[in-house]
RNA sequence: CGAGCAAGCAAGACGAUCGCGGGCCCAGCGGGUCCGAGGAAAGUCCGAGCUCCGCAGAGCAGGGCGCUGGGUAACACCCAGUGGGGGCAACCCCAAGGAAAGUGCCACAGAAACAUACCGCCCUUCGGGGUAAGGGUGAAAUGGUGAGGUAAGAGCUCACCGGCAGCCGGGUGACCGGCUGGCCGCGGUAAACCCCGUCUGGAGCAAGACCAAGUAGGGAGGCGCGGCGUGGCGACACGUCUAAGGGCUGCUCGUCCGAGACUUCCGGGUAAGGUCGCACGAGACGGCGGGCAACCGCCGUCCUAGAUAGAUGAUCGUCGCCGGUGAUUUCGUGAGGAUUCGCCGGAACAGAACUCGGCUUACUGCUUGCUCGAGCC
Numbered sequence: 001c002g003a004g005c006a007a008g009c010a011a012g013a014c015g016a017u018c019g020c021g022g023g024c025c026c027a028g029c030g031g032g033u034c035c036g037a038g039g040a041a042a043g044u045c046c047g048a049g050c051u052c053c054g055c056a057g058a059g060c061a062g063g064g065c066g067c068u069g070g071g072u073a074a075c076a077c078c079c080a081g082u083g084g085g086g087g088c089a090a091c092c093c094c095a096a097g098g099a100a101a102g103u104g105c106c107a108c109a110g111a112a113a114c115a116u117a118c119c120g121c122c123c124u125u126c127g128g129g130g131u132a133a134g135g136g137u138g139a140a141a142u143g144g145u146g147a148g149g150u151a152a153g154a155g156c157u158c159a160c161c162g163g164c165a166g167c168c169g170g171g172u173g174a175c176c177g178g179c180u181g182g183c184c185g186c187g188g189u190a191a192a193c194c195c196c197g198u199c200u201g202g203a204g205c206a207a208g209a210c211c212a213a214g215u216a217g218g219g220a221g222g223c224g225c226g227g228c229g230u231g232g233c234g235a236c237a238c239g240u241c242u243a244a245g246g247g248c249u250g251c252u253c254g255u256c257c258g259a260g261a262c263u264u265c266c267g268g269g270u271a272a273g274g275u276c277g278c279a280c281g282a283g284a285c286g287g288c289g290g291g292c293a294a295c296c297g298c299c300g301u302c303c304u305a306g307a308u309a310g311a312u313g314a315u316c317g318u319c320g321c322c323g324g325u326g327a328u329u330u331c332g333u334g335a336g337g338a339u340u341c342g343c344c345g346g347a348a349c350a351g352a353a354c355u356c357g358g359c360u361u362a363c364u365g366c367u368u369g370c371u372c373g374a375g376c377c
Stems, first nucleotide, its partner, number of pairs: 001373010012319007020036007038349001042360002045358005050204004057253004062200005067081005082096001083094004097195002102193002104189003118135002120131004143161006162184002164181007208276004218266005226241006245257004283302008321346007329338003
């Protein structure tokens, strides 16, 4: 100097004038003061907080996750590791449990794809027998390479490697190492159905609560109007059980409401409004401590938008940041670097709408560390 890998920071500041939204205060047609978009606010892909389903469940279904340990309110997230894959490397990626519970699939090609021998090789009494080393097909064909052995071959034997099993050692564990064994098809595929383990109620701020307003508290239909107790002359009232029906946002059980509740259809009216929810939070920043880390604990400081057709803007000036360029000074062997001054230019992706933790995507500038390569001294 070039090419890469990983991480971090920033996304302007101040002042003046005018213009917006919210909080608070005041002597209140207004004035004063304080605050006013993001690291992704995007996607709506996950997880929760919160609200409602009157209250409280069990099971099934459905759905999520899937190596081990840890973190977290929780997660499909994050950290650390194990195994595997990619890369020269720094590093990056994995839909990473089970094929010996069962079912399915492996097209075409090939002789044959869960079982077998087309060509070939050897033997032959020419009827046939042996073989799986060589060839061919294929993603995959009787563990692989080499040697010995054999009629020719084959784990048939041996060496090394791979898998599997047993034992020993290390580790919390996933796993790793060693020794022994010829056990060598008990193929591949679960991102096929499935099995195993584990988690899971539903809907969602347009959730929901309150206020206001208002009519035709209408019409037709379905089902039902039952039992018991108490009071009463009676009409009836109260309590309780249950039917039909309904709720528990898939089903079953269970449970609750229920003698007037529920349900179906038709028709009409009001509102289309106002207030709350609405921002003090699993909060932010700083310091100390623990931990490899994610993160946790303690102490201190701070309060940082709440709109509702939807605010945070415009102009001017100064400074700052980045880039280019000229000059001065200075450092260096050199390539080059630093400082000061002047001039020119630039500022990406992009706008909260209940809140937070993630992931994914978009994008400008700078810094730090590491890897590889080339050159100079």
Source information
Bacterial RNase P class A from an Actinomycetota bacterium, 377 nucleotides, folded computationally. Taxonomically the source falls in Actinomycetota (Bacteria, Bacillati). A source record names the gene rnpB. It matches the Rfam family "Bacterial RNase P class A". Gene Ontology terms of the family: tRNA processing, ribonuclease P activity and dimeric ribonuclease P complex. The sequence is in RNAcentral, with records from ENA.